[in-house]
RNA sequence: AGAGCGGAUCGGACGGCCGCCGGCUGCCCUCGGGCAGCGGGAGGAAAGUCCGGGCUCCGGAGGAUAGGGUGGUCGGUAACUCCGACCGGCCGCAAGGUCAGGGAAAGUGCAACAGAAAGCAGACCGCCGCUCCGGCACGAGCCCCCGUCGUGAGUGCUGAAUGCGGUAAGGGUGAAACGGUGCGGUAAGAGCGCACCAGCAGCCGGGGCGACCCGGCUGGCUAGGCAAACCCCACCCGGAGCAAGGCCAAGCAGAGAGCAGCGGCGCUUCCAGCGCCACGCGGGUCGGUCCGGCCCGUUACGACUCUCGGGUAGGCUGCUCGAGACGGCGAGCAAUCGCCGUCCUAGAAAAAUGGCCGUCACCUCGGCGCAGCUACGGCUGCGGCGAGGGCCAGAACCCGGCUUAGAGAUCCGCUUUCAUC
Repeated sequence: AGAGCGGAUCGGACGGCCGCCGGCUGCCCUCGGGCAGCGGGAGGAAAGUCCGGGCUCCGGAGGAUAGGGUGGUCGGUAACUCCGACCGGCCGCAAGGUCAGGGAAAGUGCAACAGAAAGCAGACCGCCGCUCCGGCACGAGCCCCCGUCGUGAGUGCUGAAUGCGGUAAGGGUGAAACGGUGCGGUAAGAGCGCACCAGCAGCCGGGGCGACCCGGCUGGCUAGGCAAACCCCACCCGGAGCAAGGCCAAGCAGAGAGCAGCGGCGCUUCCAGCGCCACGCGGGUCGGUCCGGCCCGUUACGACUCUCGGGUAGGCUGCUCGAGACGGCGAGCAAUCGCCGUCCUAGAAAAAUGGCCGUCACCUCGGCGCAGCUACGGCUGCGGCGAGGGCCAGAACCCGGCUUAGAGAUCCGCUUUCAUC
């Protein structure tokens, strides 16, 4: 320097002007707000709402079943489907990556296309045997019977089907074809037999907390894949969610209570009740208003007033001090944990956190100047000028994870190749 692997951080800065949402202080005020000052105001994913927990309400002796989830081991954690270290399989020369990583010699089931055959295998080609049918040689029998035979029985050698069978060694298909190599064996073959190797099961010994690793003996010769297919095994899981929940509480409806009268006369002997009259009280109407006139009511239906419980609209709360942030030290390989110090850092609800301008930094492009190299085509570096550019995305009770989205910039550790010293 090239190619790569793993991780971390940032994701514009400063200033001015105009706004937006909370908080505190002061002043004004028609008590609802206004004004002024000070201070605070999105993220690395605030996202998806996938997993886990806190918190809240409801339910619950305990167990079982159903349903759902998880699945190497040991740790971490409030908990997890998360994280770390290790083990095993696979990929990579390596750094490293990846795995839903229990059970397929319990059962059921599935496998596109191709292929002859895909699950107690299978015969397309090939190989081998037999039969039919031939060729050559010898030459009289063959056959259970029927029958057949010198126009050739039978035997030997040989060819050989489109027929019958054997064969999984070879070819070919496939993601996958029922261990590999060799010797024996056979008509040809085959774990059919044997030796070695691989793998499996059982037992034993050693190491490790463990997953597992190393070694030995025996066995039968071989057992295919898929369980994010049913299923089996082990372990875990109550439901709903801040629109949880709590407090205050208009209006309407409901329940209870309260509320304004005395006198005279008459009906009757009196009380009570009823009627009439005058005044008072309440309501309506005429009237610009008062007085006044008229009508109605005067112990209670309604209206009015008060109280009560539940509770709608609405308001307050829950609400942000928390498994908190930053720094240091210590324990641990690490995840993580402990101790000390400092700090307080959004809390909205038709939902604030923005816009414009300037300077600087960064990136891209254009042309200019200088320097270096040059194969004279240019290339590289520096300087200044001009133009352009700025990721994904927006808190909504809080926290730990995962996943997904994402322009650019910086740093650290490691692997490998090449060159130089």
Molecule: Bacterial RNase P class A
Organism: Anatilimnocola sp.